The RNA shown here (c-di-GMP-I-GGC riboswitch aptamer) has 69 nucleotides and comes from a marine sediment metagenome. Of the family's consensus pairs, 90% are formed in the model.
RNA sequence: GAAAAAGCCAAAUCUGUCGUGAGGCAGAGACGGAAAGCCACGGAUCUUAAGGAAGAUAGCCGGGUUGCC
Repeated sequence: GAAAAAGCCAAAUCUGUCGUGAGGCAGAGACGGAAAGCCACGGAUCUUAAGGAAGAUAGCCGGGUUGCC
């Protein structure tokens, strides 16, 4: 720096499937991204419970760490 080069990821939605659920996975799809790679550490939001507990979201913000030129 990503409006250069090579590339990469994939929102919403639909289908199938897993989960009580938030949501996850696969395929199609492409709103977008510069780490939209990974990590649940802090905050935030959401789910179960309505408890001091458990879980989800990394494409909510911050942070850590790794990657292309």
Model confidence (mean pLDDT): 80 of 100.